The RNA shown here (transfer RNA) has 72 nucleotides and comes from a Candidatus Parcubacteria bacterium. The organism belongs to Candidatus Parcubacteria, within Bacteria. It matches the Rfam family "tRNA". Rfam links the family to the GO term triplet codon-amino acid adaptor activity. Rfam classes the family as a transfer RNA.

RNA sequence: GCGGGUGUCGUAUAGUGGCUAUUACGUCUCGUUGCCAACGAGACAACGGCGGUUCAAUUCCGCUCACCCGCU
Numbered sequence: 001g002c003g004g005g006u007g008u009c010g011u012a013u014a015g016u017g018g019c020u021a022u023u024a025c026g027u028c029u030c031g032u033u034g035c036c037a038a039c040g041a042g043a044c045a046a047c048g049g050c051g052g053u054u055c056a057a058u059u060c061c062g063c064u065c066a067c068c069c070g071c072u
Base pairs, nucleotide, nucleotide: 001071002070003069004068005067006066007065010025011024012023018055026044027043028042029041030040031039048064049063050062051061052060
């Protein structure tokens, strides 16, 4: 330099154009307990960036950034 893949709450993960964006762990609050743990209830928090297509984009397209793989 060329080609390919991945990028979603703090972490891991689901999501075939219209969702209040899924689930688990986590954190916080409450309940239960003499205390802790466990358990139950509730809350918190995310689509790598820019642009395009579309009435509508996490999803499709282009560029770009980070990481990974291959070629040279």